[in-house]
RNA sequence: GGAGCGGAAGGGCAAAGCUGCCGAAAUGCAGUGACGCAAAACCACGGAUCUAAAGCCAACAGGCCAUGACAGCCGGGUUGCCGAA
Numbered sequence: 001g002g003a004g005c006g007g008a009a010g011g012g013c014a015a016a017g018c019u020g021c022c023g024a025a026a027u028g029c030a031g032u033g034a035c036g037c038a039a040a041a042c043c044a045c046g047g048a049u050c051u052a053a054a055g056c057c058a059a060c061a062g063g064c065c066a067u068g069a070c071a072g073c074c075g076g077g078u079u080g081c082c083g084a085a
Base pairs, nucleotide, nucleotide: 005083006082012037013036017032018031019030020029021028035072041078042077043076045075046074047073049069050068055064056063057062
C1' cells in the first nucleotide's frame, strides 16, 4: 500500500410517527423525531414492489396499462471516511 474484516474515536445519514407544502396518486421536499446504517453516498441498467392521471376496454360497477415512483427490497455500475484485532 492492497484485499478481506469491523473494535475504538471523531464526524455523517435518519425508519416509523406527527406537522406543513407540491402532486391525480404512489412518491417527494421541509421541520420534528431516531428504528437502524460503512456506503442508509450517487446512477432506474435488470428483477421485484407501489401508484394509475392520460389512454384503452366496459352499459355500469370496474378492469388493463408507466410515460410516474422506489437506491432504507435484491442484483449491477460509479465514488468513498477511520484502521484495533